[in-house]
RNA sequence: GGGGGUGUAGCUCAGUUGGGAGAGCGUCGCGUUCGCAAUGCGAAGGUCGUGGGUUCGAUCCCCGCCACCUCCA
Numbered sequence: 001g002g003g004g005g006u007g008u009a010g011c012u013c014a015g016u017u018g019g020g021a022g023a024g025c026g027u028c029g030c031g032u033u034c035g036c037a038a039u040g041c042g043a044a045g046g047u048c049g050u051g052g053g054u055u056c057g058a059u060c061c062c063c064g065c066c067a068c069c070u071c072c073a
């Protein structure tokens, strides 16, 4: 330098013929307990890597860029 892949909650990840942003773990609160653990209920937490384009509407389609992984040179 070129090819491919990945980027979504604090962590690990799902998501889609384009229209509701989610799960588990973690955190916080309440219940239960003499107390802790376990468990039940509830809550907070996201510019969906970034900038543009298409569209009535983009996590999803198109283009550029950034970071990481991998292959080739």
Base pairs, nucleotide, nucleotide: 001072002071003070004069005068006067007066010025011024012023013022019056027043028042029041030040031039049065050064051063052062053061
The RNA shown here (transfer RNA) has 73 nucleotides and comes from a Cystobacterineae bacterium. Rfam family: tRNA. It is annotated as a transfer RNA. NCBI's taxonomy places the organism under Bacteria, Pseudomonadati, Myxococcota, Myxococcales, Cystobacterineae.